Predicted 3D model of a 73-nucleotide RNA (transfer RNA) from a Planctomycetota bacterium. Its Rfam family is "tRNA". Its family is annotated with triplet codon-amino acid adaptor activity in the Gene Ontology.

[in-house]
RNA sequence: GGGCGAUUAACUCAGCGGCUAGAGUGCCACCCUUACAAGGUGGAGGUCAGGGGUUCGAAUCCCUUAUCGCCCA
Numbered sequence: 001g002g003g004c005g006a007u008u009a010a011c012u013c014a015g016c017g018g019c020u021a022g023a024g025u026g027c028c029a030c031c032c033u034u035a036c037a038a039g040g041u042g043g044a045g046g047u048c049a050g051g052g053g054u055u056c057g058a059a060u061c062c063c064u065u066a067u068c069g070c071c072c073a
Base pairs, nucleotide, nucleotide: 001072002071003070004069005068006067007066010025011024012023013022018056027043028042029041030040031039049065050064051063052062053061
């Protein structure tokens, strides 16, 4: 330098054009317990990596930039 892949909650990941973006773990509160753990109920938490474009509508499609990984030279 070229090619491919990844980037979504604190962490690990789903979501392949259609209401207001989800799960598990973690966190907070309550229940349970003499108490702790486990378990149960509820809750908080997101510029969907940045920018631009297409579309009535974009996390999703296109272009570009950044970071990380793999391959080729």